[in-house]
């Protein structure tokens, strides 16, 4: 890069560390009551593993990953419902579909 699942659950009042984080872009958050990093601890259970059943599925463990403030914080395109106007259009709220983007497992 492609392909495929999956993303509204869940995880600390620990140690180190110091000023930044939440892909990106506007927005709204978080942070010296200490951010990023790292270690421990947790959580989950895709992958391997193991029992049982064989529809391809339950359960059991935790080896390789992952995750560990807000739904993947919201929205970024398209369409639709309800509003809203005289009408229309913005703008606003819910609902679909996609895009993006993240993890996993395969090429």
């Nucleotide at each position: 890069u492609c392909u495929u699942a999956u993303c509204c659950a869940g995880a600390g009042c620990g140690g180190a560390g110091g000023a930044g984080g939440g892909a990106c872009a506007g927005c709204c958050c978080c942070g010296a009551u200490g951010a990023a990093u790292c270690c421990c601890g947790g959580c989950a259970a895709c992958c391997a593993g193991g029992u049982c059943a064989u529809u391809u599925g339950a359960c059991c463990a935790a080896g390789g990953u992952g995750c560990u403030a807000a739904u993947u914080g919201c929205u970024g395109c398209g369409g639709g419902a309800c509003g809203g106007u005289c009408a229309c259009c913005a703008g606003g709220u819910c609902c679909c579909g996609g895009g993006a983007g993240a993890u996993g497992a395969g090429a």
A computed fold for a 107-nucleotide RNA from a marine sediment metagenome, annotated as SAM riboswitch aptamer (S box leader). The RNAcentral record of the sequence draws on MGnify. The prediction has a mean pLDDT of 87.